[in-house]
């Protein structure tokens, strides 16, 4: 110096939820708040995955005397410089310190 990583020390970040604002939405920003995190730092134009909206197909709830038509919810496919880094891999950076 590099990899892994314990005991401590100094600290750091901040889930759910609430308030305000932005967005069709996923979600994001600010404030409060702590579930947790050794990278819960950065990158979504490195790769996968999940989510959202749009389009098409499929199915068809409810209503109606019946039919046609309308068509909730679900499923599938497609593209999205749409979202998520606290989903995973990867890349870069990073405090202390045994073995």
């Nucleotide at each position: 110096u590099u990899a892994u990583a314990a005991c401590a020390a100094a600290g750091g970040c901040a889930a759910a939820c609430c308030c305000u604002g932005a967005g069709u939405a996923a979600u994001c920003a600010g404030g409060g708040g702590a579930c947790g995190c050794a990278a819960a730092g950065u990158a979504a134009a490195a790769g996968g995955g999940u989510c959202c909206g749009u389009a098409a197909g499929u199915u068809g709830a409810c209503a109606a005397g019946g039919a046609a038509g309308u068509g909730a919810a679900g499923c599938u496919u497609a593209a999205g410089a749409g979202a998520c880094a606290g989903c995973c891999u990867u890349a870069c950076u990073g405090c202390c310190a045994a073995g």
This is a predicted structure of a 99-nucleotide RNA (c-di-GMP-I riboswitch aptamer) from Candidatus Scalindua sp. SCAELEC01. Its mean pLDDT, the model's own confidence on a scale to 100, is 82. It was read from a public genome assembly, where an Rfam model found it.